Small-subunit ribosomal RNA from an uncultured bacterium, 1423 nucleotides, folded computationally. It matches the Rfam family "Bacterial small subunit ribosomal RNA".

RNA sequence: CUUACACAUGCAGUCGAGGGGUAGCGGGGGGCGGUGACGCCCCGCCGACGACCCCCCUAAAAGUGAGUAACACGUAUCCAACCUUCCGUUCACUCGCCUAUAGGCUCCUGAAAGGGAGAUUAAUACCCGAUAGUAUGACAAGUCCGCAUGCUCUUGUCAUUAAAGAUAUCUCGGUGUUCGAUGGGGAUGCGCUCCAUUAGCUUGUUGGCGGGGUAACGGCUCGCCAAGGCUUCGAUGGAUAGGGGUUCUGAGAGGAAGGUCCCCCACACUGGAACUGAGACACGGUCCAGACUCCUACGGGAGGCAGCAGUGAGGAAUAUUGGUCAAUGGGCGAUAGCCUGAACCAGCCAAGUAGCGUGAAGGAUGAAGGUUCUAUGGAUCGUAAACUUCUUUUAUAAAGGAAUAACAUGGGGCACGCGUGCCUUUUUGCAUGUACUUUAUGAAUAAGGAUCGGCUAACUCCGUGCCAGCAGCCGCGGUAAUACGGAGGAUCCUAGCGUUAUCCGGAUUUAUUGGGUUUAAAGGGUGCGUAGGCUGGUUUUUAAGUCAGCCGUGAAAUUUCGGGGCUCAACCUUGAAAUCGCGGUUGAUACUGUUAGCCUUGAGUAUAGUGGAAGUCGGCGGAAUUCGUGGUGUAGCGGUGAAAUGCUUAGAUAUCACGAGGAACUCCGUUCGCGAAGGCGGCCGGCUAUACUUUUACUGACGCUGAUGCACGAGAGUGUGGUUAUCAAACAGGAUUAGAUACCCUGGUAGUCCACACCGUAAACGAUGAAUACUCGUUGUUCGCGAUACACCGCGAGCGACCAAGCGAAAGCGUUAAGUAUUCCACCUGGGGAGUACGCCGGCAACGGUGAAACUCAAAGGAAUUGACGGGGGCCCGCACAAGCGGAGGAACAUGUGGUUUAAUUCGAUGAUACGCGAGGAACCUUACCCGGGCUUGAAUUACGCUCGAAUAGGCUUGAAAGGGCCUAGCCGCGAGGCGAGCGUGAAGGUGCUGCAUGGUUGUCGUCAGCUCGUGCCGUGAGGUGUCGGCUUAAGUGCCAUAACGAGCGCAACCCUAAUCGUCAGUUGCUAGCAGGUAAGGCUGAGGACUCUGUCGAGACUGCCGUCGUAAGAUGCGAGGAAGGCUGGGAUGACGUCAAAUCAGCACGGCCCUUACGUCCGGGGCUACACACGUGUUACAAUGGGGGGCACAACGGGUCGCUGCCUGGUGACAGGUGGCUAAUCCUAAAAACCUCUCUCAGUUCGGAUCGAAGUCUGCAACCCGACUUCGUGAAGCUGGAUUCGCUAGUAAUCGCGCAUCAGCCACGGCGCGGUGAAUACGUUCCCGGGCCUUGUACACACCGCCCGUCAAGCCAUGGGAGCCGGGGGUGCCUGAAGCGCGUGACCGCAAGGAUCGUCCUAGGGGAAAAAACCCGGAUGGGG
Repeated sequence: CUUACACAUGCAGUCGAGGGGUAGCGGGGGGCGGUGACGCCCCGCCGACGACCCCCCUAAAAGUGAGUAACACGUAUCCAACCUUCCGUUCACUCGCCUAUAGGCUCCUGAAAGGGAGAUUAAUACCCGAUAGUAUGACAAGUCCGCAUGCUCUUGUCAUUAAAGAUAUCUCGGUGUUCGAUGGGGAUGCGCUCCAUUAGCUUGUUGGCGGGGUAACGGCUCGCCAAGGCUUCGAUGGAUAGGGGUUCUGAGAGGAAGGUCCCCCACACUGGAACUGAGACACGGUCCAGACUCCUACGGGAGGCAGCAGUGAGGAAUAUUGGUCAAUGGGCGAUAGCCUGAACCAGCCAAGUAGCGUGAAGGAUGAAGGUUCUAUGGAUCGUAAACUUCUUUUAUAAAGGAAUAACAUGGGGCACGCGUGCCUUUUUGCAUGUACUUUAUGAAUAAGGAUCGGCUAACUCCGUGCCAGCAGCCGCGGUAAUACGGAGGAUCCUAGCGUUAUCCGGAUUUAUUGGGUUUAAAGGGUGCGUAGGCUGGUUUUUAAGUCAGCCGUGAAAUUUCGGGGCUCAACCUUGAAAUCGCGGUUGAUACUGUUAGCCUUGAGUAUAGUGGAAGUCGGCGGAAUUCGUGGUGUAGCGGUGAAAUGCUUAGAUAUCACGAGGAACUCCGUUCGCGAAGGCGGCCGGCUAUACUUUUACUGACGCUGAUGCACGAGAGUGUGGUUAUCAAACAGGAUUAGAUACCCUGGUAGUCCACACCGUAAACGAUGAAUACUCGUUGUUCGCGAUACACCGCGAGCGACCAAGCGAAAGCGUUAAGUAUUCCACCUGGGGAGUACGCCGGCAACGGUGAAACUCAAAGGAAUUGACGGGGGCCCGCACAAGCGGAGGAACAUGUGGUUUAAUUCGAUGAUACGCGAGGAACCUUACCCGGGCUUGAAUUACGCUCGAAUAGGCUUGAAAGGGCCUAGCCGCGAGGCGAGCGUGAAGGUGCUGCAUGGUUGUCGUCAGCUCGUGCCGUGAGGUGUCGGCUUAAGUGCCAUAACGAGCGCAACCCUAAUCGUCAGUUGCUAGCAGGUAAGGCUGAGGACUCUGUCGAGACUGCCGUCGUAAGAUGCGAGGAAGGCUGGGAUGACGUCAAAUCAGCACGGCCCUUACGUCCGGGGCUACACACGUGUUACAAUGGGGGGCACAACGGGUCGCUGCCUGGUGACAGGUGGCUAAUCCUAAAAACCUCUCUCAGUUCGGAUCGAAGUCUGCAACCCGACUUCGUGAAGCUGGAUUCGCUAGUAAUCGCGCAUCAGCCACGGCGCGGUGAAUACGUUCCCGGGCCUUGUACACACCGCCCGUCAAGCCAUGGGAGCCGGGGGUGCCUGAAGCGCGUGACCGCAAGGAUCGUCCUAGGGGAAAAAACCCGGAUGGGG
């Protein structure tokens, strides 16, 4: 206690003063035996008393919540329709008999439980008779009262019904009756859960008359009669549930709950039934049926813890088989007393509430120790500890020690009305030697739990490394985690603290208080209209609602407040308030309602006009498409982005004429008109409806809204019949395409059209329900009116645009409201699942209406903002395209990369923005890689200590070297000390990892024109404005305009360089004039004129002119000028983007290695080679190759160098000699130009490859250098798709110089000059970029987001041939016990009595219906 699951064991009446009595116990008496102790037997004489008869109780108390949605409960009222043991009270009575039976006795039977027979016996047991009234019933007369049926009282007559005794003689009982009290029974109003995917239910059902029955009313029951009764204000059915006082929460209104305590109900293993009785249809009674358990001798029996304990099972989960009747209460009894698992106590459980403690004060060497940080001083735990002083609640020990007890009874006494009261005395305590008090001891005996990322108070370290784990939500963890685990510290609460579950709150998130519906969820497609709701003015009536006073009730407990008692508190107690409700009564009458009148403004009717694509029926018309016939006419037509299918020499298309048929109505034509919406468009007519305006009459609130209902309702679709020109789902063909069940084309059937009948849906939209009233304006338009009106103006009714206030989340709405108010209806409550499933209703069908849940997510959504993006738009730019020139891609070689290989082929860079990149120069070194040999304070730097020795120089040996071993010489300074070595210590060292921990530097967008700020203004805000617009520019460059005004970083300019000129200066540069000189030459004197070198300046600004323009500016083969519109080139790179690159330039955090991942040496490798790619060089030739001749540069570099000249060599080069530390000397042009030759061929093109011989550098050219000479003479005849550079001194072409460097794999890189073009119509397209605008479901931002099928697995759910189980209903058969009724074989003297019959019923059974199945025949479909 979840399990109204099953229960072992124990525990639960009394009276002997009702009775017969005496089994056991005690006392007494008697008898017998025995010396005695003592034993045996007898006597109910006494106390007591088992079993039995009888009375009373057992219907209370205690337990549980299964059932029950009900007059069960709560509250209020009623019973003139009722009962009531025990108790109180009134009046009266208590007479006389009879009979049976238990027990006991004698027997029988059964295992037991028990049962049976015979004779005998008692009562306060049972029966009969007598008596009888203020009892009960009937009748008669009179009388009071009530809403009514009715009923009170009085009198009279008749009929019926009673009793029990006991005793100690005090008294206690018994019977009838009256009133009361208590308890119960019945009736009614109101309140009382969810589901309409439960809409109809009911036959004793609803009512009446009359019997019966009951304590009593009543269809409670029966016979007859009538056909009623309940229900959308929710019947019936289903599900769930004991109800209330109250409890929790909440500001309240509410919401949730019904445990303890109190009241009521229901139940007692399950179901049914009655008996007894005052009361039961009875928890610890009876009978029957059922299930289960137990006993059994198998024939039969016994049982009911939802009483207290306790057991088993279940479960996350709930206690002792305790003490006492001392108190409170109950039963019996005259009493004493007995009984009482009620109750009071104790035991167990931190389950709750309250109180208390675990010490208090002082104490800084801020101890030790721990931990972390650190500027290495310190900080923190921390007054915390130690230490000093103090206290003793609690604990332990000892001593004392309550209240709860008042009665009653017994004894004694007093008073009187004589059975009551009072006084005194005696006796009674489980808890308990407990509470409490005192003394002693001594800080002694006593602290934990959770948390520390934010919400939320409290932070660091270590470990771990998207692992382990945390998590209430957001989220944390991928090597520096305040979020995981541990530690230290901190915070919160404290004998508790956290977690979980549940309820309320926050949640105005179901909104009565107190919400919404244009776009977030949400207005029904539209109208008519029933019920309902709401509703003009004025005067009456009434008092239902409403308001006020008073009365009754609203149990107690609970709650709140004031007191009181336990040391305080919890707790207990007392008083008051409250209990917001219901009923009664007396008043008020404003409002709502009711009643009766009146009114006209709401609404309606009539008169006179007007408007319209309003509806419906009929008739008529022309143009066009198609088809048919005929004519003319000839080769194509048609169609498309381009085609093809198609049509056509059997004559198409085109064109002319005639004819047929169907459908639709050009222009007018429109933010125009009409209609409720859907919708309506040629013309004419008939019928029907509506709106508006004007005038005056009439009715007199007739109104608004509108659940259910009825009607209408685009298109598509359906049925039947007709019609069918066009167009055209499906379908066919042709294209497109990877495919193309599409877009495009050629055809083409339903359909489109008509009639009748269905369907009932749409983004049926103004995404905005209907009605009424009120609230600034401007403007356009339709219709009517104001006599006449072309214009203007006014009024009314519509249709539009823009705005004020106001509203709104904003967008926006704004007299046609989404404003301010009122009334009514409809609808919404996170997204998905899903407008799905099931059920029901409608439909011929298609489908429509109504309309969930499981499960799942933490969002889905609206409006606006900033970006980004678009095969969106506008404007603009760039060798971006186009126009050109030359290349790459094909060949060979060089070089870099990938890949492969290798002991190693060190590492990095990888779209643009890696790949002749780091590297501006790998034979050793470099070098980081591999193999091998060595060293370990180490190869280098530095500090200290100790020891030894000057420093140092030379040599021997071993080895590939590094290194190892050894010898000789030398031995400073006065000292401090210097220098070197060894040993030791502290620092080392690392091209090891992380560029995703970093600094610095760099690439790219991009030399693109952008990126921002202050103040102000606008917006709820994110944000905007400025920075937009127009013009202009290379430019956010300027000008104008402007809620903006200014400013900053960028642009431009300032800087360098090349062009022109000037000034000054002339050496190593220059040489015109003068002079000298040479073979020649600025060679020399001299000169500054020129060139040149350098310094400082000038110059260019759209300044001037013309045209255009407001201006800025543009333009003109303008002028002038060396240069003209940015004069050419360079340096210069905004905010930022790419976690772009670099830890291997350097620096640096963290991690890692330390006889090695450090370091030294020798050799090898970075140079490999099937292959792929990038960047280049040389070519393929005649604009050329080769030979000869000959001319002109600039930037630079040079003493370990550049080298003239001479000699030698074919040459690379070598030897000698001279110049130059440089405007002095040296290095130095090639193409071009002149001329000879070759004549289109794999060549006199091309030069790879290979052979031989050399030169040079270097310690050393094998792997692995360059160059020279001779010989050899490969591929290649201009290069596919594709792709790169370049706009003028540019491309192309020609050579020269430099850095690195001993040399060089340089054809690379960086510079220099010589010769020197072509083209740009233009901005459609490709690429990239800038500004404005637009859409967006993107924000890691289109390399985004995202949809559906399929495959496999899992979860929940619908359907499903079927199968199983449960609940409810109808009807049939059978039918126990039992009450009633009938009868009376049988029993009894009689009264009478049931086991017989019948009715009803629990239980049991198998059926019926609906539906389904099996077999045979026939037929159809699928495999």
The sequence is in RNAcentral, with records from ENA and SILVA.